[in-house]
Context: one part of a larger RNA
RNA sequence: UGACGGGGGCCCGCACAAGCAGAGGAGCAUGUGGCUUAAUUCGAUGCAACGCGAAGAACCUUACCCGGGCUUGACAUGGGGCUGCACGGCUUGCGAAAGCAGGCCUCCUUCGAGGGUGCCCCACAGGUGCUGCAUGGCUGUCGUCAGUUCGUGCCGUGAGGUGUUUGGUUAAGUCCAGCAACGAACGCAACCCCUGCGCCGUGUUGCCAUCGCGUAAUGGCGGGGACUCGCGGCGGACUGCCCGUUCACACGGGAGGAAGGUGGGGACGACGUCAAGUCAGUAUGGCCCUUACGCCCGGGGCCGCACACGUGCUACAAUGGCGGGCACAGAGGGAAGCGAGGCCGCGAGGCGGAGCCAACCCCCAAAACCCGCCCCAGUUCGGAUCGGGGCCUGCAACCCGGCCCCGUGAAGCCGGAUUUGCUAGUAACGGCGCAUCAGCCACGGCGCCGUGAAUACGUUCCCGGGCCUUGUACA
Numbered sequence: 001u002g003a004c005g006g007g008g009g010c011c012c013g014c015a016c017a018a019g020c021a022g023a024g025g026a027g028c029a030u031g032u033g034g035c036u037u038a039a040u041u042c043g044a045u046g047c048a049a050c051g052c053g054a055a056g057a058a059c060c061u062u063a064c065c066c067g068g069g070c071u072u073g074a075c076a077u078g079g080g081g082c083u084g085c086a087c088g089g090c091u092u093g094c095g096a097a098a099g100c101a102g103g104c105c106u107c108c109u110u111c112g113a114g115g116g117u118g119c120c121c122c123a124c125a126g127g128u129g130c131u132g133c134a135u136g137g138c139u140g141u142c143g144u145c146a147g148u149u150c151g152u153g154c155c156g157u158g159a160g161g162u163g164u165u166u167g168g169u170u171a172a173g174u175c176c177a178g179c180a181a182c183g184a185a186c187g188c189a190a191c192c193c194c195u196g197c198g199c200c201g202u203g204u205u206g207c208c209a210u211c212g213c214g215u216a217a218u219g220g221c222g223g224g225g226a227c228u229c230g231c232g233g234c235g236g237a238c239u240g241c242c243c244g245u246u247c248a249c250a251c252g253g254g255a256g257g258a259a260g261g262u263g264g265g266g267a268c269g270a271c272g273u274c275a276a277g278u279c280a281g282u283a284u285g286g287c288c289c290u291u292a293c294g295c296c297c298g299g300g301g302c303c304g305c306a307c308a309c310g311u312g313c314u315a316c317a318a319u320g321g322c323g324g325g326c327a328c329a330g331a332g333g334g335a336a337g338c339g340a341g342g343c344c345g346c347g348a349g350g351c352g353g354a355g356c357c358a359a360c361c362c363c364c365a366a367a368a369c370c371c372g373c374c375c376c377a378g379u380u381c382g383g384a385u386c387g388g389g390g391c392c393u394g395c396a397a398c399c400c401g402g403c404c405c406c407g408u409g410a411a412g413c414c415g416g417a418u419u420u421g422c423u424a425g426u427a428a429c430g431g432c433g434c435a436u437c438a439g440c441c442a443c444g445g446c447g448c449c450g451u452g453a454a455u456a457c458g459u460u461c462c463c464g465g466g467c468c469u470u471g472u473a474c475a
Base pairs, nucleotide, nucleotide: 001475002474003472004471005470007469008468009467010466011465012464013463015459016458019422020421021420022419023418026314027313028312029311030310031309032308033307034305035304042053043052064300065299066298067297068296069295070294073124077123078122079121080120081119082118085116088105089104090103091102092101093100094099108114126289127288129287130286131285135283137278138277139276140274142272147186148185149184150183151182152181153162154161155160166177167176168175192266193265194264195263197235198234199233200232201231202230203229207224208223211222212221213220238260241254242253243252244251245250316415320374321373322372323371324370325369332363333362334361337356338355342351343350344349381412386407387406388405389404390403391402392401428451429450430449431448432447433446434445
């Protein structure tokens, strides 16, 4: 100087408490450990691994295993030699394919051979082989925590201190006052984006108040530039005003206002820590393999199941289930695409194809609300499992896809110790969209809107953190 303390003081955070909904029990989905296996490829491992790399494992992917094959190689560059030869296309045999062995057609040309290509050879290619304890880059984490330093001066023999401590205040090393310090940098905040109010401009594909036309109906048409909305710009909030407290900064209350005291949300992550993570995203030093640790193909595996854990979905029902009726979104996506109306099918879906390169056309709600049934029962709860029949994608759904219909109807009556999230348009509940993607094991992820709470006395305690101080035989 740090670090540490079941030392002290002060102070924060959904840290506890208060409250709401969950997990831990059940079934299933998914990840992991383990076991198994020819292989179940590899990595991630307390917080910060475990719906993680996977924003798409039937083949492909694929890195694993078995088998069949290829070697100048699936791919790059260069050199030497050989062959007048193409490249390529069609085709025969063996074969599961890859591949191997043949047949036929066919180039430009200045005819030297060049371009290109094939073969032979050389130099090389190739490696998801090892090392994240050799690295770059990127990322997680402490932590949106309020900290971390520098120049000069001053103090100390020195390590170092001071500044950054102290008092007040703040979300904040935020600001004020004071002070052997005076300044400054990286952080904080602000500048950026979205959202909440208003004004101006603009007006199609959007809008429709007024006028007119028209329809079974609809901004459908003429038209309009009000309104909604889209886009662009500007204004608006600054403790500016009032009262109290006050040296100051600021704090408490109030007015006006769409909005207050950082309005709400996002982007943004200081010096550093964990030899944290990643050589399998890419890059890259070193090491290692080079008829193979490279490359191609067929099939299998990554989906194996006595178990164990994490994350989720669906439930155990009556603020519920079922039937009928009937509304109201936002954000997105669409040309090998989205696909309306119509017809067929109980349905998944099929036939068909209007319109739309999209504020134009299409994909578009559910809970809610109204009426009725069920009457507390393992049931009109719950849907696992299994049997049968079908639809769709795709070369192909046996291993191993999704969906529909009929039948079957399991466990489950609210879950031990323990444990998670959340302070407001939040939690909870409800559906919708998108990426990946032929299809999909999505109940995941990322977004969007609808309905919409409860509670916070307080900081003693648990966890994490900040500042000052104290002890130390630790560094």
Molecule: small-subunit ribosomal RNA, 3' major domain
Organism: Kiritimatiellota bacterium